[in-house]
RNA sequence: UUGGCAUCCCCAUUCAAUGUUCAGUGACGAACCAGGUCAGGUCGGGAACGAAGCAGCCUUAAGUUUUCUGUGCAUGUGGGUGGGGAUGCCAAACA
Numbered sequence: 001u002u003g004g005c006a007u008c009c010c011c012a013u014u015c016a017a018u019g020u021u022c023a024g025u026g027a028c029g030a031a032c033c034a035g036g037u038c039a040g041g042u043c044g045g046g047a048a049c050g051a052a053g054c055a056g057c058c059u060u061a062a063g064u065u066u067u068c069u070g071u072g073c074a075u076g077u078g079g080g081u082g083g084g085g086a087u088g089c090c091a092a093a094c095a
Stems, first nucleotide, its partner, number of pairs: 001092016017075004022070003026065003034059004042051003
């Protein structure tokens, strides 16, 4: 000086983990001021029937959630790959 191996550091990139933004999805979700259906009862009517409509049920809004999925961002987390730097060891060549 060159080559190989190992350790550490830096950079880039990628996978996972954690946290978070946004969106979708599942579930829940209204005494009355959402909708539908409205038992009972009320009202109108001679009656037939009609009207409004509480509770209940159903669908949902605002929203809630240790449901799930995807996107973006971050890192005193754990790895892979590539490049650079430092150190150590081994081998070869030269002086």